The RNA shown here (transfer RNA) has 74 nucleotides and comes from a Microcaldota archaeon.
The source organism's lineage runs through Archaea, Nanobdellati and Microcaldota.
């Protein structure tokens, strides 16, 4: 240069094909429990969905350009 995948919560991933409220786990804070800490159990907080533009009544989601990360080809 040219082709795949990946980019969501601090960390590790869902969700996307087929558009309709943004989620799990792990970690964080708080309570229960214990002498105390740790486990367990409850509850809570955390997001311009890597950027920008387009399509819709509506965008993580379709469509274009780029970033960034990994991997082929030449």
């Nucleotide at each position: 240069g040219c082709c795949c995948c990946g980019u969501u919560a601090a960390c590790u991933c869902a969700g996307c094909c087929u558009g309709g409220a943004a989620g799990a786990g792990u970690g964080c804070c708080a309570g229960u429990u214990u002498c105390g800490u740790a486990a367990a159990c409850u509850g809570g907080a955390a997001g311009u969905c890597g950027a920008g533009g387009g399509u819709u009544c509506a965008a993580a989601u379709c469509c274009c350009u780029c970033u960034c990360g990994g991997g082929g080809c030449u």
It matches the Rfam family "tRNA". Rfam describes the family as follows. Transfer RNA (tRNA) molecules are approximately 80 nucleotides in length. The sequence is in RNAcentral, with records from ENA.